[in-house]
Molecule: c-di-GMP-I-GGC riboswitch aptamer
Organism: Firmicutes bacterium UBA5473
Formats: sequence, C1' cells, structure tokens
RNA sequence: CAAGUAAAAGGCAAACCAUUCGCAAGGGUGGGACGCAAAGCCACGGGACUUUCAAAGUUAGCCGGGCUGCCAGGA
Repeated sequence: CAAGUAAAAGGCAAACCAUUCGCAAGGGUGGGACGCAAAGCCACGGGACUUUCAAAGUUAGCCGGGCUGCCAGGA
C1' cells in the first nucleotide's frame, strides 16, 4: 500500500419489549440478537422518510464518497 476473514483476541447490535426525549420521521438508556470485516465516525452527492411547510429535520444497518482502526498473511 492493496486485498481479506481460514484462524485468534475481541467489537457492534436489527426486529421486539420497558422507559424517556421529540409534532413527527426518529433519537437516548436498559433488556434482546436479525445480522455486520469497518453495522467506527462524517449529512458532501443521490435516494427514502417526517413536519411547526420556513426549507426545517431524520436516516451512516439504503447507495456512493471522505477520514480512521484490530488481526493473520502478501508486496
């Protein structure tokens, strides 16, 4: 530097439930695991969604892009 998950150490956590914040989409916390090799972070572009309709917001586990990272091997 590029690719990868055979191994090893681990990590994250969908739906659903409880509670809480929000008009809502949806978010936080706890439980719980459908899955994930970046399911770590960023709203830059597209998509989808919400609304107090001002263009304000949500979604990174929708796609693309940017930045960063563990492990064994390769150059």